[in-house]
Predicted 3D model of a 256-nucleotide part of an RNA (large-subunit ribosomal RNA, domain VI) from an Alphaproteobacteria bacterium.
Taxonomically the source falls in Alphaproteobacteria (Bacteria, Pseudomonadati, Pseudomonadota).
Context: one part of a larger RNA
RNA sequence: AAUUAGGAUGAUUGAAAGGAGUUGUUCUCAGUACGAGAGGACCGGAAUGAACAUACCUCUGGUGUACCAGUUGUCGUGCCAACGGCAGCGCUGGGUAGCUACAGUAUGGACGGGAUAACCGCUGAAAGCAUCUAAGCGGGAAGCCUCCCUUAAUACGAAUCAUCCCUAUGAGGGUCGUGGAAGACUACCACGUUGAUAGGCGGGAAAUGGAAGCAUGGUAACAUGUGUAGUUCACCCGUACUAAUAACCCCAUUGG
Numbered sequence: 001a002a003u004u005a006g007g008a009u010g011a012u013u014g015a016a017a018g019g020a021g022u023u024g025u026u027c028u029c030a031g032u033a034c035g036a037g038a039g040g041a042c043c044g045g046a047a048u049g050a051a052c053a054u055a056c057c058u059c060u061g062g063u064g065u066a067c068c069a070g071u072u073g074u075c076g077u078g079c080c081a082a083c084g085g086c087a088g089c090g091c092u093g094g095g096u097a098g099c100u101a102c103a104g105u106a107u108g109g110a111c112g113g114g115a116u117a118a119c120c121g122c123u124g125a126a127a128g129c130a131u132c133u134a135a136g137c138g139g140g141a142a143g144c145c146u147c148c149c150u151u152a153a154u155a156c157g158a159a160u161c162a163u164c165c166c167u168a169u170g171a172g173g174g175u176c177g178u179g180g181a182a183g184a185c186u187a188c189c190a191c192g193u194u195g196a197u198a199g200g201c202g203g204g205a206a207a208u209g210g211a212a213g214c215a216u217g218g219u220a221a222c223a224u225g226u227g228u229a230g231u232u233c234a235c236c237c238g239u240a241c242u243a244a245u246a247a248c249c250c251c252a253u254u255g256g
Base pairs, nucleotide, nucleotide: 002154006165007164008163009162010161011160012159016151017150018149019148022050023049024048025047026046027045028044034039052108053107054106055105056104060101061100062099063098067094068093069092070091071090072087073086074085075084076083077082112146113145114144119139120138121137122136172250173249174248175247176192177191178190179189180188197243198242199241200239201238202237203236204235206232207231208230213226214225215224216223217222
């Protein structure tokens, strides 16, 4: 971009394809069966691991360069104090969200069904016997087909269901804008005043760890009080203050 013989919105089926498929140890059965003894099971049941895979961030941690604090040198704001710039984020100690780890958490392999292999059988002749086989009928694997997970109707045999529109007063879609646990772009998703989409603001969580100023004590460095202080990015809840205004474009005439 076109198709799926009208145009849309939403919900499905599953042809087909892919993934997964592992295994140890311990307990029980049971010191039983077996065996002179030494030793020592099958079958069945249960627990707990390894490796692998998938998802996630509650916990434990990592990271966290626009969060908080401490601190060195130097420059600046006239000076003190308080701050700011630069020095690998200057260095150091912590750390929210996000991202992330067998260094964290959760889950999985299954169960069951079907057809079978080797093999074990039933009935049974050819061949009065015998024989699992020749006719016929059972059982039987981590393997095969299913079952489980993912993709999936361009599956050209192009499927199905529901609803809406046939109106020019246009169903619906797009451009545009605000954004996103979506993303290279595109796409996808949410929202666009009948509004919580983002920012701001208010409150909270969480982080840091006790701000500045002032007072008191001390010769001073500094300490204490005011005061779980001050500050705070991405988190949560709320709130129209700001911006989502306005407008434009495409599209169907009952369908070969």